[in-house]
RNA sequence: GGAGGCUUAGCUCAGCCGGUUAGAGCGUUCGCCUCACACGCGAAAGGUCGACGGUUCGAGUCCGUCAGUCUCCA
Numbered sequence: 001g002g003a004g005g006c007u008u009a010g011c012u013c014a015g016c017c018g019g020u021u022a023g024a025g026c027g028u029u030c031g032c033c034u035c036a037c038a039c040g041c042g043a044a045a046g047g048u049c050g051a052c053g054g055u056u057c058g059a060g061u062c063c064g065u066c067a068g069u070c071u072c073c074a
Stems, first nucleotide, its partner, number of pairs: 001073007010026004019057001028044005050066005
């Protein structure tokens, strides 16, 4: 220098060919349970879906540029 994958909650990830409400597990907080702790059960908080543009009535989901990260080629 060229090519490709990935970038969604604190962490690991799902979201199939665009349609309205953005989810799971773990973690955190609170409650129940216990003499107490752990385990277990229940609930809650937490997200500008990497950034900026574009297409569309409508984008996490399509297109472009940039950034980060990983891999391959030279």
Molecule: transfer RNA
Organism: Oscillospiraceae bacterium